Annotation: Predicted 3D model of a 477-nucleotide part of an RNA (small-subunit ribosomal RNA, 3' major domain) from Rhododendron simsii. The organism belongs to Rhododendron, within Eukaryota. Rfam family: Bacterial small subunit ribosomal RNA.
Context: one part of a larger RNA
């Protein structure tokens, strides 16, 4: 100087407390361990692994296993020889591949040849998702959006180092003020940027309003006031008043204001820590293997197994509910190899038909909780929906291993969950639907967004946890 303390002081955080809802019990989905297996590819392992890499494993993907094949190779450059390339048909085969036949003979040219492509040969080489993340780059997590981490010069100390950065206040903040052997500065904080909330000006089509016509569809005419949508500005700064404070920084209350003290939310992550993660995104040192393999092609299987254990979720256990009839209100997205209205068929999934839309025009699209009624009356039920049988549909060469969806039937556990444990402070929790990416289809209950309805509680910091600053102790570095 640090680190640590079952040392002290100050202070903070959904850290506790006060509340609300969960997990842990059930069924299922999914990931992991274990076991099994020819293989169940690999990685991730307290917080910070476990709905994680994977924004989508039937084949492909795919790296794993079994079988069948190849050896200058699926891919690159160089040498030589031959032939345009390419296309079609046959045999064999699970395919890859192997064998055989036919057609075709282009472009440039100095007629020597050349370019592109295909095949054969010998080598240099290719290739490796093989090892090492404890050799690395890059990138990411974490402490933590915590308020810290340093430097120049001066000064103090023999030195390691101190001071500055400590003190008194204050702040979300090393934020600011005052004092001070310090004076300044840098990286962080804050602000600048984006989105939301208000207004003004300006521009109005496909949007809005009126009119007209009513259809599947704005298909007519007029307007720029509103809604909305682009753009440019304004607005919030403790600016004003009062109190308090040291006439400071600030804090408290108020006015005005769409908004008030960081307005809300996002992006943004200092010096460093964990030899943290990643050699399987990529790149790369060293090492191993390689013309008969740890490389490459292909068929089938596996990654989907199942006594069990754990994590994360979904659905429930019902009456604040379930079934059913009718009625209402969103936002944000996506669409031409696409979204697909209407009409017809089908109980339905879906099928046929095609209009419109390269989209503020058209389609996905029905929002659902909600409201008005009917039935159910506390039951393992008109709760719950697992499982299983039959039938059917869709995608796709292909749905057995191993897809999704529909109808009929079946109707399991489950009556609120032990010890323990998690999230959340406001348009939040809870609850209700909608959309998207990946994607042929989809195991999505995941992930990322969007809006609708919309709470309770916070006395406080004694205690448990994790941080920060100062002081102190130490046989630790």
């Nucleotide at each position: 100087u640090g680190a640590c303390g079952g040392a002290g002081g100050c202070c903070c955080g959904c850290a506790c407390a006060a509340g609300c809802g969960g997990u842990g019990g059930a069924g299922c989905a999914u990931g992991u361990g274990g076991u099994u297996u020819a293989a169940u590819u690999c990685g991730a392992u307290g917080c910070a692994a476990a709905g994680c890499g994977a924004a989508g494993a039937a084949c492909c993907u795919u790296a794993c296993c079994a079988g069948g094949g190849c050896u200058u190779g699926a891919c690159a450059u160089g040498c030589c020889a031959c032939g345009a390339a390419c296309c079609c048909c046959c045999u064999u085969g699970a395919a890859a591949g192997a064998g055989a036949g036919g057609a075709g003979c282009g472009c440039c040219u100095u007629c020597g040849g050349g370019a592109a492509c295909a095949c054969a040969g010998a080598c240099a080489c290719a290739g490796g998702u093989g090892g090492u993340g404890c050799a690395u780059g890059g990138u990411u997590g974490u402490c933590g959006u915590c308020a810290a981490c340093u430097c120049g010069u001066g000064u103090c100390g023999u030195a390691a180092g101190g001071u500055g950065u400590g003190g008194g206040g204050u702040u979300a903040a090393g934020u600011c003020c005052c004092a001070c052997a310090g004076c300044g500065a840098g990286c962080g904080c804050a602000a600048c940027c984006c989105u939301c909330g208000u207004g003004u000006u300006u521009g109005g089509u496909u949007g809005c309003c009126a009119u007209c016509a009513u259809u599947g569809a704005g298909u007519u005419u007029g307007g720029a006031a509103c809604c909305c949508u682009g753009a440019a500005c304004a607005g919030a700064c403790u600016g004003c008043c009062g109190g308090u404070g040291a006439u400071u920084a600030g804090c408290c209350a108020g006015a005005g204001g769409u908004a008030g003290g960081u307005g809300a939310a996002a992006a943004u992550g200092a010096c460093g820590u964990c030899a943290a993660g990643u050699c399987a995104u990529c790149a790369u040192g060293c090492c191993c293997c390689c013309u008969u393999a740890u490389g490459c092609c292909u068929u089938g299987g596996g990654c989907g197994a199942c006594a069990c254990a754990c994590g994360u979720g979904c659905u429930a256990c019902a009456a604040u509910g379930g079934c059913u009839c009718g009625g209402a209100c969103a936002a944000a997205g996506g669409g031409u190899c696409g979204c697909g209205a209407u009409c017809c068929c089908g109980c339905g999934a879906g099928g046929g038909u095609u209009a419109g839309c390269u989209a503020a025009c058209u389609c996905c699209a029905a929002a659902a909780a909600c409201c008005c009624g009917u039935c159910c009356u506390c039951a393992g039920u008109u709760c719950a929906g697992a499982u299983u049988g039959c039938a059917a549909g869709c995608u796709g060469c292909a749905a057995c291993u191993c897809g999704c969806c529909u109808g009929c039937a079946u109707g399991a556990a489950g009556c609120c969950g032990g010890a323990a444990u998690c999230g959340c402070u406001a348009g939040u929790a809870a609850u209700c639907g909608c959309c998207g990416g990946u994607c042929a289809g989809g195991c999505a209950u995941a992930c990322g967004g969007c809006g609708g309805u919309g709470a309770a509680u916070u006395c406080g910091u004694u205690c448990a946890c994790g941080a920060g600053c100062c002081u102190u102790g130490u046989a630790c570095a």
The RNAcentral record of the full RNA draws on SILVA.